Predicted 3D model of a 103-nucleotide RNA (SAM riboswitch aptamer (S box leader)) from Flagellimonas okinawensis. The source organism's lineage runs through Bacteria, Bacteroidota, Flavobacteriales, Flavobacteriaceae and Flagellimonas.
């Protein structure tokens, strides 16, 4: 690094460092950001993918929990692109992201 599968509009911030950017890419748009972007550390919460504990009608599915591995903590994956539906909108692909398997 590619490849199954699931799910992205719920939910969760201070604080130290930093010092000009950031919201994937590319293009518009629309945001945040010297009242201090990113990026790192620390703490603390968030969810329930793996998990833990029960129940059942046990290839699975409910109920509960959160030690432990991952994740995440503006904004719909910020929103538009391509196809369909025929149109103040729906829905799909495609790209991403994030688990878990594999390899």
């Nucleotide at each position: 690094c590619a490849g199954u599968u699931a799910u992205c509009a719920a939910g969760a911030a201070a604080g130290g460092u930093g010092g000009a950017g950031g919201g994937a890419a590319u293009a518009g748009a629309c945001c945040c950001g010297u009242u201090g972007a990113a990026g790192c550390c620390u703490u603390a919460g968030c969810a329930a993918c793996c998990c833990u504990u029960g129940g059942c009608c046990c290839a699975g599915u409910c109920a509960a929990g959160a030690a432990g591995g991952u994740g995440c903590u503006a904004c719909a994956u910020u929103c538009u692109a391509u196809c369909c539906c025929g149109u103040u909108g729906g829905g799909a692909a495609u790209a991403g992201a994030u688990a878990a398997c594999a390899u």